[in-house]
Context: one part of a larger RNA
RNA sequence: GCCGACGACUUAUCGUUCAUGGCAAGCCUAAGGUUCUCAGGACCGGAGGCGAAGGGAAACCGAGGCUGAAUAGGCCGUUUCAGUCGUGGGCGAUAGACCCGAAACCACGUGAUCUACCCAUGGGCAGGUUGAAUGGAGCUUAACCGCUUCAGGAGGACCGCUAGACGUGACCGUUGAAAAGGUCUGUCGUGACCUGUGGGGAGGAGUAAAAGUCUAAUCAAACGUGGAGAUAUCUGGUACUCCUCGAAAUACCUUUUGGGGUAGCCUCGUGCUAUAUCAAACCGGGGGUAGAGCUACUGAAUGAAGUCAGGGGCCCGCAAGGCUGCCUGCUUCAAUCAAACUCCGAAUACCGGUGCGAGUUCCACGGGAGUAAGACCUGGGGGGAUAACCUCCUAGGUCAAAAGGGAAACAACCCUGAUCGCCGGCUAAGGCCCCAAAGAAUAUCUUAGUUAUAGAGGAAGUUUUAAUUCCGUGACAGCCAGGAUGUUGGCUUAGAAGCAGCCACCAUUUAAAAAGUGCGUAAUAGCUUACUGGCCGAGAUUUAAAGCGCCGUAAAUGAACGGGAAUAAGAUAUUCGCCGAAGCCGCGGGAUCCAAGCAAUUGGAUCGGUAGAGGAGCGUUGCUGUCAGCAGUGAAGGUCGAUCGGAAGAACGGCUGGAGCGGCAGCAAGUGCGUAUGUCGGC
Repeated sequence: GCCGACGACUUAUCGUUCAUGGCAAGCCUAAGGUUCUCAGGACCGGAGGCGAAGGGAAACCGAGGCUGAAUAGGCCGUUUCAGUCGUGGGCGAUAGACCCGAAACCACGUGAUCUACCCAUGGGCAGGUUGAAUGGAGCUUAACCGCUUCAGGAGGACCGCUAGACGUGACCGUUGAAAAGGUCUGUCGUGACCUGUGGGGAGGAGUAAAAGUCUAAUCAAACGUGGAGAUAUCUGGUACUCCUCGAAAUACCUUUUGGGGUAGCCUCGUGCUAUAUCAAACCGGGGGUAGAGCUACUGAAUGAAGUCAGGGGCCCGCAAGGCUGCCUGCUUCAAUCAAACUCCGAAUACCGGUGCGAGUUCCACGGGAGUAAGACCUGGGGGGAUAACCUCCUAGGUCAAAAGGGAAACAACCCUGAUCGCCGGCUAAGGCCCCAAAGAAUAUCUUAGUUAUAGAGGAAGUUUUAAUUCCGUGACAGCCAGGAUGUUGGCUUAGAAGCAGCCACCAUUUAAAAAGUGCGUAAUAGCUUACUGGCCGAGAUUUAAAGCGCCGUAAAUGAACGGGAAUAAGAUAUUCGCCGAAGCCGCGGGAUCCAAGCAAUUGGAUCGGUAGAGGAGCGUUGCUGUCAGCAGUGAAGGUCGAUCGGAAGAACGGCUGGAGCGGCAGCAAGUGCGUAUGUCGGC
């Protein structure tokens, strides 16, 4: 993991509500007793309980009572509605209270055969090395001291795979050979050493050369049993079918934020039937949002002007005055801004009225819930960075709880809401070259495979439109020729000759030619331009707007038309077709509700659905009654099969099996399994 079996809303009491039954202004017995055909029934038993009257704290009064000085007012009642006892369903309370699950707490016991420490009594340590104290002898000394040498054999001394103890590094092992090991390599190895046997003290206690270590593979409080079904605002699980309706992820409070309480939203029942409720359209309202505006306020804010005002600075012997590119204010002109500005001011929304239409949807009371982690998209905003699949409001949509078609794939986007069947039809979004159902036409554009994707910016891409200037008295471009003289203008300078710089920029000859446009030279020279003529012969120059393209455009597998491919099968505009869904229609079946009808039936509306509410059924085990039920001429169970039913399910036949079992009407439950790292068994 699979298969089989087991496995979770129960029971008691009290309360409340609904259904149903008995009796009814009443209803019921409890303990106990009598009796019988004795696990049971029948009959007694009214003690007591609930109800028929309330009000008050109470005394007490009473259809009234309390408060009060009150005959006032107010409050609770009466003035309308019947209870009670069974039975069953829903829910609540108290109990373990749907089931499984802690870590823990407490009590009483059991443990030191493991291990830590202690006590008693035993045992053990190959071999080798070093050579302390001390002593002897010799030398030495006045004597000590000292020196040499021989002996000696100390040490938490040294080496050491002796034994033994330990466990450094690496590798292996990691469902192991082993719930801590193996190999190699290491440390200690006469000591605070190792070890045998016996003994001691224990659970908030022991023991501890101290690591929260160890106390029997268990230790920041052992193990066993009990309190005990501890508690668990937490996680998981919670079992047959069909039908109707169908949420919420919000507000307030909360030692509250993943939990609760109340309301909101769902469901079921009962009541209310009108001026209820919803609602197109119209009419009437208040507003201060969007927008707009500001010499209409409060503020913000740019430039200019003023023979303006005040202040500062400078000039000025005083006075008077002057200047000012400084500051503030005012006036004028021009142009602006505001969530906490408004002289103004919508659309919507909201409130009221009329009201086509819908028809109980509204509202009230009562039973039962679930929800109170929401998500994305669009519009209006706050926070953030006019970031986030970000966060917080607000209005709407979808998902949640919604399948189908489209968007290649894709909860939240677009279209559309699946009662069931059909090898029928029409459409939506979106599409119509092939994959892949369905397409053509006309006109224009694009050359980039643009056709998916991105900016500022850049460009004789190309198409269209508008304009400027020049042009057969010859434009624009190109080619041929000229482009001169006074003069090397003056100054400056070493030089300055058109061309370093400064000043001036005249005049002449001319078709035209600058006191020179750019190169160039040390300075000249040289080249070139403006300008002119000729050749040529028709448009040229500049600017603006629009369409479609180009560059800008570098990333990690090749991966940004879904692919093939396409010059349209791309783009724009127009036209007419077609395809395309569980949408709509057609034909047939079913269910729910409503209406009509005596009925059969007919008509209409409806039938996606999580949490959840309500309704109707199937099946299992046992019991009661019944079928004078079935059964060795073969029960239950098993197994195979093309039968029946709207489902759960139910028959029938064959084989197997070998002794019990069923239908109908009721009753009562240990009543339905796929998941709980469920339990047990098998594989």

This is a predicted structure of a 683-nucleotide part of an RNA (large-subunit ribosomal RNA, domain II) from a Planctomycetota bacterium. The prediction has a mean pLDDT of 84. Its Rfam family is "Bacterial large subunit ribosomal RNA". The sequence was found in a public genome assembly.